A computed fold for a 316-nucleotide part of an RNA from Ruminococcus sp. A254.MGS-254, annotated as large-subunit ribosomal RNA, domain IV. Its Rfam family is "Bacterial large subunit ribosomal RNA". The source organism's lineage runs through Bacteria, Bacillota, Eubacteriales, Oscillospiraceae and Ruminococcus. RNAcentral holds the full RNA, with entries from SILVA.
[in-house]
Context: one part of a larger RNA
RNA sequence: GGGUUGUUAAGGAACUCGGCAAGUUGACCCCGUAACUUAGGGAGAAGGGGUGCUCUGGAAACAGAGCCGCAGAGAAUAGGCCCAGGCGACUGUUUAGCAAAAACACAGGUCUCUGCUAAAUCGAAAGAUGACGUAUAGGGGCUGACACCUGCCCGGUGCCGGAAGGUUAAGAGGAGAUGUGAGAGCAUUGAAUUGAAGCCCCGGUAAACGGCGGCCGUAACUAUAACGGUCCUAAGGUAGCGAAAUUCCUUGUCAGGUAAGUUCUGACCCGCACGAAUGGUGUAACGAUCUGGGCACUGUCUCAACAACCCGCCCG
Repeated sequence: GGGUUGUUAAGGAACUCGGCAAGUUGACCCCGUAACUUAGGGAGAAGGGGUGCUCUGGAAACAGAGCCGCAGAGAAUAGGCCCAGGCGACUGUUUAGCAAAAACACAGGUCUCUGCUAAAUCGAAAGAUGACGUAUAGGGGCUGACACCUGCCCGGUGCCGGAAGGUUAAGAGGAGAUGUGAGAGCAUUGAAUUGAAGCCCCGGUAAACGGCGGCCGUAACUAUAACGGUCCUAAGGUAGCGAAAUUCCUUGUCAGGUAAGUUCUGACCCGCACGAAUGGUGUAACGAUCUGGGCACUGUCUCAACAACCCGCCCG
């Protein structure tokens, strides 16, 4: 000097990105227990009180009387709590060895394929899985409990349907033409016509891939524009939410909390660039989740000190 463990006056988060770490709480019995809620929960909510020994009574629980200590769950093992918000409903799963989460899964929802020698998958094949199942079944995609909902666009791409028409290969067809030959012929070439799927074409389909405007004017203060005009589009973003895990400008503005708040909460809406199963908005319960605040508590700190053991260093 370092490590590990422990104690500490007064203060008590002033530390720090952040209460990280440490500490507080802790067992059992009794009292008591809010908002909210899917009526199950929340809940061990929170917050209080008790706990030893001796004697007496009693079956015991327990009651009464007394006694001791600073301290009676006398040591050890044994929840800190509350408020608000984001995300994900939940229990689960995951990067064996830097990530446990808001990621994955999930029950539920929906679309689609599949009539059984099923679809789908593995395999040159035989064969097998699916399944010794049969549409209340099986495969695939998306979403993700529950509640309220899920708007408009089929122009593009995809998929589905369509006895017409256009285009369209080999093949069929063979008008004709050419070479050669005395000719018969042999050979080459070859128009019309015919000819499937596909594509074009005509429809449908968005819980398919996806998309969901601009400019100008207008009300008797001002401002704003319910209203009007015009251009474009397949259609111009509905409900709900909104400086948001999304807001650049931005520490937006107002309010709350603080003496002081780029974070947080509640509003506003001017949404650079939210938005409805790439789901929208809520939501009790749950979470080694993330964010903000508070109580308790503390060597995190003001500000360091001491002790024990170990390492290092020195002497022998």